[in-house]
Molecule: transfer RNA
Organism: Anaerolineales bacterium
């Protein structure tokens, strides 16, 4: 240089065929213990990398930039 894939919560990821943005695990706070852990509940936490285009409506599609990562030269 070329091609392919990926980018969603603090991490790990789900999200189909365009309509509500979600789970586990960390964290808050309770329950329960003499105490601690675990267990159990409940809370909270997001510009869906960006920038633009299509639609009535985009995490999804379209087009570009970035950044990761694999191939290939």
């Nucleotide at each position: 240089g070329c091609c392919a894939c990926c980018u969603u919560a603090g991490c790990u990821c789900a999200g189909u065929c365009g309509g509500c943005a979600g789970a586990g695990c960390a964290g808050g706070c309770g329950u329960u213990u003499c105490g601690u852990a675990a267990a159990c509940g409940u809370c909270a936490g997001g510009u869906c990398u960006c920038g633009g285009g299509u639609u009535c409506g985009a995490a999804u599609c379209c087009c570009g930039a970035a950044g990761g990562u694999g191939g290939c030269u």